This is a predicted structure of an 86-nucleotide RNA (c-di-GMP-I riboswitch aptamer) from Pelotomaculum thermopropionicum.

[in-house]
RNA sequence: CAAUGAUAAUGGCAAAUCCACUCGAAAGAUGGAGACGCAAAGCCGCGGGUCUAAAGCAAUUACGCCAUGACAGCCGGGCUGCCGUG
Numbered sequence: 001c002a003a004u005g006a007u008a009a010u011g012g013c014a015a016a017u018c019c020a021c022u023c024g025a026a027a028g029a030u031g032g033a034g035a036c037g038c039a040a041a042g043c044c045g046c047g048g049g050u051c052u053a054a055a056g057c058a059a060u061u062a063c064g065c066c067a068u069g070a071c072a073g074c075c076g077g078g079c080u081g082c083c084g085u086g
Stems, first nucleotide, its partner, number of pairs: 001086001003085003012038002017033004022029002036073001042079003046076003049071003056065002
């Protein structure tokens, strides 16, 4: 630094599940335990996708639509970054 992740080091993060019951209508988030994985599993909802549907709209034998709510560990994009190799 434009590439790359064989080997190695220092560290980092933490799926499922369980617990807490803090926030939330829910999805989900948060804290503790945990260890499936991750070289960006660091940050940003910008494009797509997915989840939820409180409010709103519609409807009454109906229970549908909708993001202004979420997911960065679904894909792409942007910004930043450790070590090694080159």
The source organism's lineage runs through Bacteria, Bacillota, Eubacteriales, Desulfotomaculaceae and Pelotomaculum. RNAcentral records the identical sequence in 2 taxa. It matches the Rfam family "c-di-GMP-I riboswitch aptamer". Rfam's curators write: GEMM was predicted in a large-scale screen for bacterial structured RNA regulatory elements. The coordinates come from a structure-prediction model, not an experiment, and the mean pLDDT is 82.